Predicted 3D model of a 679-nucleotide part of an RNA (large-subunit ribosomal RNA, domain II) from Rubrivivax sp. It matches the Rfam family "Bacterial large subunit ribosomal RNA". Lineage of the source: Bacteria > Pseudomonadati > Pseudomonadota > Betaproteobacteria > Rubrivivax.
Context: one part of a larger RNA
RNA sequence: ACCGGCGAGUUACUCUCUGUAGCAAGGUUAAGCCAGUGACAGGCGGAGCCGUAGCGAAAGCGAGUCUGAAUAGGGCGUCAAGUUGCAGGGAGUAGACACGAAACCAGGUGAGCUACCCAUGGCCAGGCUGAAGUGAGACUAACCUCUCAUGGAGGGCCGAACCUUUCGCUGUUGCAAAAGCGUGGGAUGAGCUGUGGGUAGAGGUGAUAUGCCAAACGAACUUGGAGAUAGCUUGUUCUCCCCGAAAUAGCUUUAGGGCUAGCCUCAUGCGUUCAGUAUCGGAGGUAGAGCACUGGAUGGGCUAGGGGGCACAUCGCUUACUGAACUCAACCAAACUCCAAAUGCCGAUACUUAAAGCGUGAGAGUCGGACUAUGGGAGAUGAGUUUCAUAGUCGAGAGGGAAAGAACCCAGACCGCCGGCUAAGGUCCUCAAGUACAGGCUAAGUGGGAAACGAUGUGGGACUGCUCGGACAGCCAGUAGGUUGGCCUAGAAGCAGCCACCCUUUAAAGAGUGCGUAAUAGCUCACUGGUCAAGCGGUCCUGCGCGGAAAAUGUAACGGGGCUAAGCCUGACACCGAAGCCACGGGUCCUGCGCAAGCAGGAUGGUAGGGGAGCGUUCUGCGGGCAUAGAAGCUGUACCGAAAGGAGCAGUGGAGCGCGCAGAAGUGAGAAUGCCGGU
Numbered sequence: 001a002c003c004g005g006c007g008a009g010u011u012a013c014u015c016u017c018u019g020u021a022g023c024a025a026g027g028u029u030a031a032g033c034c035a036g037u038g039a040c041a042g043g044c045g046g047a048g049c050c051g052u053a054g055c056g057a058a059a060g061c062g063a064g065u066c067u068g069a070a071u072a073g074g075g076c077g078u079c080a081a082g083u084u085g086c087a088g089g090g091a092g093u094a095g096a097c098a099c100g101a102a103a104c105c106a107g108g109u110g111a112g113c114u115a116c117c118c119a120u121g122g123c124c125a126g127g128c129u130g131a132a133g134u135g136a137g138a139c140u141a142a143c144c145u146c147u148c149a150u151g152g153a154g155g156g157c158c159g160a161a162c163c164u165u166u167c168g169c170u171g172u173u174g175c176a177a178a179a180g181c182g183u184g185g186g187a188u189g190a191g192c193u194g195u196g197g198g199u200a201g202a203g204g205u206g207a208u209a210u211g212c213c214a215a216a217c218g219a220a221c222u223u224g225g226a227g228a229u230a231g232c233u234u235g236u237u238c239u240c241c242c243c244g245a246a247a248u249a250g251c252u253u254u255a256g257g258g259c260u261a262g263c264c265u266c267a268u269g270c271g272u273u274c275a276g277u278a279u280c281g282g283a284g285g286u287a288g289a290g291c292a293c294u295g296g297a298u299g300g301g302c303u304a305g306g307g308g309g310c311a312c313a314u315c316g317c318u319u320a321c322u323g324a325a326c327u328c329a330a331c332c333a334a335a336c337u338c339c340a341a342a343u344g345c346c347g348a349u350a351c352u353u354a355a356a357g358c359g360u361g362a363g364a365g366u367c368g369g370a371c372u373a374u375g376g377g378a379g380a381u382g383a384g385u386u387u388c389a390u391a392g393u394c395g396a397g398a399g400g401g402a403a404a405g406a407a408c409c410c411a412g413a414c415c416g417c418c419g420g421c422u423a424a425g426g427u428c429c430u431c432a433a434g435u436a437c438a439g440g441c442u443a444a445g446u447g448g449g450a451a452a453c454g455a456u457g458u459g460g461g462a463c464u465g466c467u468c469g470g471a472c473a474g475c476c477a478g479u480a481g482g483u484u485g486g487c488c489u490a491g492a493a494g495c496a497g498c499c500a501c502c503c504u505u506u507a508a509a510g511a512g513u514g515c516g517u518a519a520u521a522g523c524u525c526a527c528u529g530g531u532c533a534a535g536c537g538g539u540c541c542u543g544c545g546c547g548g549a550a551a552a553u554g555u556a557a558c559g560g561g562g563c564u565a566a567g568c569c570u571g572a573c574a575c576c577g578a579a580g581c582c583a584c585g586g587g588u589c590c591u592g593c594g595c596a597a598g599c600a601g602g603a604u605g606g607u608a609g610g611g612g613a614g615c616g617u618u619c620u621g622c623g624g625g626c627a628u629a630g631a632a633g634c635u636g637u638a639c640c641g642a643a644a645g646g647a648g649c650a651g652u653g654g655a656g657c658g659c660g661c662a663g664a665a666g667u668g669a670g671a672a673u674g675c676c677g678g679u
Stems, first nucleotide, its partner, number of pairs: 001679006011094013026050003032044003054061002064076004097235002100232001104225006115199009124189001126158003129154001133150006162186003167182004201217001203213003210219001238614006248261005262366002264363007273356001275352008288339001289337002294333003298329004305322002307319004369394010399410003414586003419582003425576003428561003434573001437571005447563001453547002457544010474531005480504003485499003510525001514523002587604007615668001617665007625657002633652005639646002
C1' cells in the first nucleotide's frame, strides 16, 4: 500500500409536541396480592397522579377574585375535554454519536541505570624532575651563608593499563535507539574500580546542567478515581421524491463558542392582506448647481488704519510700501444653501396570482463569507487591502463563451432522442460556420501591453497669409558711404561688454543673423535685382499610426499556425453556436375540470437543513411453503425495477432455507495518521 473482517445518535427515567388506540367529565393504577404455566396471558389492588375553577402573600371568597374608600379603573381568570397506553420528532439528567489530550488526585512499585553517601576490598608499566630535612666540607667569634653528598616531597612532568571524549571523518532503515577510526585530556589523585548497604516522587540526589532518579523527568513508573474534561480536530455506513438557507442585528471574560431575533422546512388557521406595474396624492435636502448665509480663497478699484521719508513745541506734508471694511470680476466647501433633481420611500385605486403574504405550533441550520459593478469612509483618489451601503454572481450552479479560469458575458441541467431555432461569442487552418458584400482607415505585424512628453508619419475638417503685377525652393549677382558710431579697453573696427541705433547713396543693404580674427581681414545672413514658372507658408480641431519601451529555465505581451487582412471603423445579409427555446416519447409533484377512466396547465439545479416514501440485513410471532430427485453460500449470466435492489438458469456445494403479514434491532462502510488479520 492493497484485500477481508470489525468500526460511531444507543438505553433508562422525566417533560413537551405530532400521529394513533381505548375510555371520557372523567382517565389511570403503583407497590403488593391471588391464581396459573403454549402464561410476556388473566383477576384483584384507587394509595397516588392528571383533569373537572379560579383569584389572593394569606385569612378567605368564588365565575369570579385581587388591588382599592369605591358599585371606578386595572391585573389574573370565566366563555375551547381530558386522560392512559403505543410509535415518532425535540429537550433535560445520565459517558449520551465515536475516537483523541497536555493535565489533576489517591494507593503502590522502583537507586541491578544513574546522583550522592556509608562499610569493606582491589588497581595505577616505565621514565623525568629533585622541596623540606639530614650529613660532611668551606667560611665565621658565633649565627647566617655557600658547596658537595644524602634524601624522596608534589591535586609536579612525559607516557601505557585504566578513566575520559577535544576536533574531524565515517555511520544516520547504523555494527550500535550514541558506535567505529584517527586525533586529544587525566593518569598518586577532589583518582579509578568490585561487592554489600542507604536516600523515593508535594520526594530524593545534585563541585546547578533543571542534570540524574531503569533507552522517557520543569516533577518517575504503575493501578485506580476514569468512559476526567476537550466551546477543538477528524470520522459518522442504503435509495429516491418535495422545499431549501445563512455567513446579519443585539447581548456575551464575547470575538473560530453561545442565546434571542432575522432568513429555511413541516403542520394548522386566515384568505390577496404580499409583490410588480399604471395612475393619483404625499414627506424629503442627496447628485447637480449656486454664493443669498457660514467659512475659505485670487485679481482689480477705492479707503480707514499701519509702515517709510520730510518736518517736529504743536499742527502737519508726502509715499513706485502694506492694507480691514466697501465694491467689481472669477472661484471653493462632508459638518455652507437663495435653489434643486433622477431613483428610492409612504399611502390610495385598478390590473396581474405564484411552491405570494400574515398568525399559531413543531424541527432546524446559519453568526469566518468571496468577487464584480455602483455610491462613500480609511489607505498613497496603493493593494487579490480594509470598512459600510445597493445590486448581481459564486457560496449551494452544471451547460456555452472569455486559450486555460469559483466570482466576468450568455444561460438556470426531471429523464431519453444520430431532429430544429437561437444567446453570448464567432465563421482562413487548428475548429462548427463567409478566404462573403459595400465604403473608408492603418504600413506600425499597429492589431497582439504602458504615461508624461517628443516628432515635416498619414487621412478628414476649419481659419488665415503670400502668389502670373511671378510667390516658395534652388541658381547668378549685389549687400554700399559718414564709420573703426560713442563708451570701455592693451586692442573692441557690425559680431567681449555698456549706451544709442541716426543720416546719406540706392533696386536693396541692420550702427548688423551666424562663423571667424589678438584686433583687422575673410565667409555668410537679413534685404534687393536677375533666372525659372505654379502653387507656397502658418494656426487650430480630429481619425489611425511612430518614438518614449530594460529581467530573470525557453520564442513567451495574437491559444498556435499564420494573416496586409484573416487588422481597425461604418453599414447591410447569411450561417455556426448551449443541458436556453421548440418538436417527439416518458417519470414524479401541484393546480383546475371530471363520478371515474383521464384531460389540460404549471413545476421538477442544489450545500447546511426540514419534510415525505421506500430497499436491504439479523432475530421473533402467526400463516403458508421449498429442500439429498440437492438448502444456504460461492462462480457465471444476454432478465425485471426510477433507485436502494429482485428473479430465472447453469455449475459448484452438501443441509438447511425462502415467501406473506406483523414485531424487535448489536441494521447498511471508503475514508476516523481508525482496530485486527492476510498478502